[in-house]
Background
Predicted 3D model of a 107-nucleotide RNA (Guanidine-I riboswitch aptamer) from uncultured Granulosicoccus sp. The coordinates come from a structure-prediction model, not an experiment, and the mean pLDDT is 79.
RNA sequence: UCAAUAGAGCGCUAGGGUUCCGGCCGCAAUUGCGGUGACUGGUCCGAGAGCACUCGACCUCGAUGUUCGUUCGCGAGGUUACACGGCGGGACAAAAGCCCGGGAGAC
Repeated sequence: UCAAUAGAGCGCUAGGGUUCCGGCCGCAAUUGCGGUGACUGGUCCGAGAGCACUCGACCUCGAUGUUCGUUCGCGAGGUUACACGGCGGGACAAAAGCCCGGGAGAC
């Protein structure tokens, strides 16, 4: 100086709004209609820089009739780092730490 990899899934949480349920208010009265998310909630959305688990990838060791080597698998252990971040826009009913985005920018 250059190249490659630093990944994926699922569950949950921080957080989020209001399509549905419920709450509250009003009207109707039977099973309904309207308003309300500065209504605790259930459904719902939900983290690159949050958590747990699973898989994948990489490294080491081991076992596999004897010795050496190779290939494909098996088992065990280890690694999977670091990460300050707008404005604005987008989707779904709507919003958000979701997506644009490890972006712009800063160091």

Annotation: The sequence was found by an Rfam model in a public genome assembly. Of the family's consensus pairs, 100% are formed in the model. Rfam family: Guanidine-I riboswitch aptamer. Rfam describes the family as follows. This family represents a conserved RNA structure found upstream of the ykkC and yxkD genes in Bacillus subtilis and related genes in other bacteria. The function of this family is unclear although it has been suggested that it may function to switch on efflux pumps and detoxification systems in response to harmful environmental molecules. Gene Ontology term of the family: regulation of gene expression.